[in-house]
Molecule: transfer RNA
Organism: Candidatus Beckwithbacteria bacterium CG23_combo_of_CG06-09_8_20_14_all_47_9
RNA sequence: GGCCUCAUCGUCUAGCCUGGUCCAGGACAACAGGUUCUCAUCCUGUAAACUCCGGUUCAAAUCCGGAUGAGGCCA
Numbered sequence: 001g002g003c004c005u006c007a008u009c010g011u012c013u014a015g016c017c018u019g020g021u022c023c024a025g026g027a028c029a030a031c032a033g034g035u036u037c038u039c040a041u042c043c044u045g046u047a048a049a050c051u052c053c054g055g056u057u058c059a060a061a062u063c064c065g066g067a068u069g070a071g072g073c074c075a
Stems, first nucleotide, its partner, number of pairs: 001074007010028004020058001030046005051067005
């Protein structure tokens, strides 16, 4: 330098190909409550995310272009 893949709650991850319907779902963690003599377990609830910019569209996490970052292959 060329090509490919990826970026979503604190962590991991589904959803993207095939745009829409509920408040973007789940597990763990955190917090609150219940249970318990206490802790743990268990049960219930709460908060928490689409890397950034632009475009297409009535409508974008999803499609398109670019940027940034991470990983891989080739030279």